Model confidence (mean pLDDT): 84 of 100.
The RNA shown here (transfer RNA) has 71 nucleotides and comes from Absidia cylindrospora.
[in-house]
């Protein structure tokens, strides 16, 4: 050049087309003589632009970024 995979929350990672969930970290409160742990709550996310469809993370095209492989 080409081909295949893969982008979702500070980070790691789930989700059959039907309200986006979890651990961590981060914070508020409890516990504690105070820290750590622990308990309980909060806050924070679909790469981007189209398209299909009553609805898209999901299914299409297009490109961005990484990985891998041929050449």
């Nucleotide at each position: 050049g080409c081909a295949u995979c893969a982008a979702u929350a500070g980070u790691u990672u789930a989700a059959g087309g039907g309200u986006a969930g979890a651990a961590u970290a981060u914070u508020a409160g409890c516990c504690u003589u105070c820290c750590a742990a622990g308990c309980u709550g909060a806050u924070g996310g679909c790469c981007u632009g189209g398209g299909u469809u009553c609805g898209a993370g999901u299914c299409c095209c297009a490109g961005u970024u990484g990985a891998u492989g041929c050449a």

NCBI's taxonomy places the organism under Eukaryota, Opisthokonta, Fungi, Mucoromycotina, Absidia. Its Rfam family is "tRNA".